[in-house]
Model confidence (mean pLDDT): 82 of 100. Small-subunit ribosomal RNA, 5' domain from an uncultured bacterium, 521 nucleotides, folded computationally. The RNAcentral record of the full RNA draws on ENA and SILVA.
Context: one part of a larger RNA
């Protein structure tokens, strides 16, 4: 000198764009953050509606005045159908994305380059073929019943794109033996053969939307390898599933991944093991570069979700707002038993030098579900707070010598402040007032927002501080103090004329900031 997710002191006009718990991965009140589909399904409620029955009887006609006949509106029950209605339940898809954090991890975790003749892949795209015929349940519901609650139990009956057999099926799977081509050792691909095995679901507004199998693509994941990846030797030896083999198991798949048996290996001074520290990278800061430092925001990967362990479901998890067990903590309880997990967005307490609103909207972009309308979305878009940072603008411009007053100083003549002010003539950026008023949206739909922007009128009005002035280092005088009070980055100043302390005047530097502290180059 540059830089910062900064803090502190003094000061503070406006706007744009960014950015904001670096500390306790400390504990959390409250609200919201993952739902959706009635074009998979049955039942219920509600509204409308068709038809029937019962009750009731306005009205009409006849009348021998007793009555007979006609049967509207309405009520109840059953029933038909519709709904762009409602909330539970079965079922499907999604809750493995998006969002947060950096505790752990010195590791194939990450970066980079390869490999898989050792692998999987929902939704999507392409191609081929199929979608036949049956069955038994179960929730919801009704009845009974246990419990304070959380939550259940028994009986009865019901639907499906829920579940289960059967049929059919190839270039699909498995087993057996064969031919050809290729290759990188195990092998891979193609062809034909025998035996054997495995599918499906319907809905519809009739346009479609689905379902099953196989093959290919795309996407996403998984595994393996070369190289690179902090400090310590005041850590020198480490290791028994350890290293390798055979066999069996397990996995999508290779593998001591796991197990039985066998052998005795494996790593290490090119630093094993141990200990400490740490998420890694693109990048960011600095520097002429080489390097050095950092890993906030944004992007990629990894790991974690109160602590530890476990699996289930699923194409995908060993799953932040799923399940089970154990621990700690908090809460409810009728003491028998239960409930919870902000390292999501706000917010609270605590810690700290220190870090924001319990805001608006799904209008845009994107995501989930749906055929769609649409619903959900604290992702996201915006607004609020903070000079925390960067950038831009303003706080006026011209003229003006009686060099006014005041202040400081003085050799008392003056000198400085100083064209500075006043005065005169102008202007209106920003702010304030009034009017108009977007783009962002392609038919509709705008939170932002009457925002940006434009126009008009209006008043120099509402808008300057901070540090320094001995040398380094731009900028000096007076007074006070008297080795005191104090200053100080280094040298050093202060003991009676201090350009170094304090104040004043003047000056220098930067400027809505200026200094100090901390850290890095």
């Nucleotide at each position: 000198g540059g830089a910062u997710g900064a803090a502190c002191g003094c000061u503070g006009g406006c706007g744009g764009c960014g950015u904001g718990c670096u500390u306790a991965a400390c504990a959390c009140a409250u609200g919201c953050a993952a739902g959706u589909c009635g074009a998979a399904c049955g039942a219920a409620g509600c509204a409308u509606u068709u038809a029937a029955a019962a009750c009731a009887g306005a009205u009409u006609u006849c009348u021998u005045c007793g009555g007979a006949u006609u049967g509207a509106a309405g009520u109840u029950u059953u029933u038909u159908a519709u709904g762009a209605c409602u909330g539970a339940g079965u079922g499907g898809c999604g809750g493995a994305c998006g969002g947060g954090u950096g505790a752990g991890u010195a590791a194939c975790g990450c970066g980079u380059g390869g490999g898989u003749a050792a692998c999987c892949u929902g939704c999507c795209u392409u191609a081929u073929a199929c979608u036949g015929g049956g069955g038994g349940a179960u929730a919801g519901c009704a009845g009974c019943u246990g419990g304070a609650a959380a939550c259940g139990g028994c009986u009865g009956g019901u639907a499906a794109u829920a579940c289960c057999g059967c049929a059919u099926a190839a270039g699909c799977g498995c087993a057996c033996a064969g031919u050809g081509a290729c290759a990188c050792a195990u092998g891979u691909c193609a062809c034909a053969g025998u035996g054997u095995g495995a599918a499906a679901a319907a809905c519809u507004c009739c346009g479609g939307u689905g379902g099953u199998a196989u093959a290919a693509g795309a996407u996403g994941a998984a595994c393996c390898c070369g190289c690179g990846u902090c400090u310590g030797a005041u850590u020198a030896g480490u290791u028994a599933g350890u290293u390798g083999g055979u066999g069996a198991g397990g996995u999508a798949a290779c593998g001591g991944c796991c197990c039985a048996c066998c052998a005795a290996g494996a790593c290490u001074g090119c630093g094993a093991u141990c200990a400490g520290u740490a998420g890694c990278c693109g990048a960011c800061c600095u520097g002429a570069g080489a390097g050095g430092g950092u890993g906030a925001c944004c992007g990629g990967c990894c790991a974690c979700a109160u602590u530890g362990g476990g699996a289930c479901u699923g194409a995908g998890a060993c799953a932040c707002g799923g399940c089970c067990c154990a621990g700690a903590c908090u809460c409810c309880u009728a003491c028998g038993g239960g409930a919870g997990g902000c390292a999501g967005c706000a917010g609270u307490g605590g810690g700290g030098a220190a870090u924001a609103u319990u805001g608006c909207a799904c209008a845009a972009u994107g995501g989930a579900g749906g055929a769609a309308a649409c619903u959900c979305u604290g992702a996201u878009g915006c607004a609020g707070c903070g000079a925390c940072g960067c950038c831009g603008c303003g706080u006026g411009a011209g003229u003006g010598a009686a060099g006014a007053a005041g202040u400081a100083u003085u050799u008392c003549g003056g000198u400085a402040u100083g064209u500075a002010a006043a005065g005169c003539u102008c202007u209106a950026u920003c702010a304030g007032c009034a009017g108009g008023g977007a783009a962002g949206a392609u038919a509709g739909u705008g939170a932002c927002g009457g925002u940006a922007c434009c126009u008009g009128a209006c008043u120099a009005a509402g808008a300057a501080g901070c540090a320094c002035c001995g040398g380094c280092u731009a900028a000096a005088u007076a007074c006070g103090u008297g080795c005191c009070a104090g200053c100080a980055g280094c040298c050093g100043c202060g003991g009676u004329a201090a350009u170094a302390c304090g104040u004043a005047u003047g000056g220098u530097g930067c400027a809505a900031g200026c200094g100090u502290u901390a850290u890095c180059c």